[in-house]
Order: sequence, then C1' cells, then structure tokens
RNA sequence: GCACCAUCCGGAGCGGCCGAGAGACUUGGCUCGGUGAAGCCGCAGCAACCCUGGAACUGCAGGGUGCUAAUGCCAAGGCCGAUGGAGU
Repeated sequence: GCACCAUCCGGAGCGGCCGAGAGACUUGGCUCGGUGAAGCCGCAGCAACCCUGGAACUGCAGGGUGCUAAUGCCAAGGCCGAUGGAGU
C1' cells in the first nucleotide's frame, strides 16, 4: 500500500514555537481562528481496540497504537474518511 472485520450522537488541555487559515475531498451551509487557530515540541489527560498479569457477573494495573471544538459539525456525492485488530 491492498482487501477483510469492528467502531465513529459518550469521554479528555495546558504551556512553548510559529503566524493565517482550519474543520479529510467536492458542492452548499454553518462554525472555529491575531483573546493566536492549523502545524511542530513538551508535559498532562481520556479510554476505543489489542497484548500481559491478576480478578471472576464485569472491575484493576502495566504496555502497544489511538484520541483530547461542535453527531465524521449539517446535507448531498463517493468501494468516501478516520481509528483499531488480524492478515497479505
């Protein structure tokens, strides 16, 4: 990278750098953003899947990924998007 399976109306932020856009893509909306968004770094937090140990009516600890505006922000389109798992 590809195909498969599962999930996507819940949860979780502060600092530093940077300097104008961002919300995956298209269209139409609507929000967020110099009271500094997006991105990068540090620490913190949340707890979806998987692993290990224990537990034994469903709860703990550690670890691997992930995530931390708004229902994947809303609608339409699309074998569209994201995350995890086990494969190749």
Predicted 3D model of an 88-nucleotide RNA (SAM riboswitch aptamer (S box leader)) from Nakamurella lactea DSM 19367. Its mean pLDDT, the model's own confidence on a scale to 100, is 84. NCBI's taxonomy places the organism under Bacteria, Bacillati, Actinomycetes, Nakamurella, Nakamurella lactea.